[in-house]
Molecule: transfer RNA
Organism: Candidatus Woesearchaeota archaeon
């Protein structure tokens, strides 16, 4: 230098192919239960979807550029 994969909540990640409400588990907070803790149960909190631009009525998703990480080729 070229190619491929990945980047979404504090952490691990689904969703992207086929555009139409941003989800799950863990975590954190509150409550119930318990002598207390743990466990369990109920409710709640939490996202500029790596960044910028474009297309579109509408973009995590499509297109372009770019940053970071991994792998391969030279």
């Nucleotide at each position: 230098g070229g190619g491929c994969c990945g980047g979404u909540a504090g952490c691990u990640u689904a969703g992207c192919u086929u555009g139409g409400a941003a989800g799950a588990g863990c975590g954190c907070c509150u409550g119930a239960c318990u002598u207390u803790u743990a466990a369990u149960c109920a409710g709640g909190c939490g996202g500029u979807c790596g960044a910028g631009g474009g297309u579109u009525c509408a973009a995590a998703u499509c297109c372009c550029u770019u940053c970071c990480g991994g792998c391969c080729c030279g």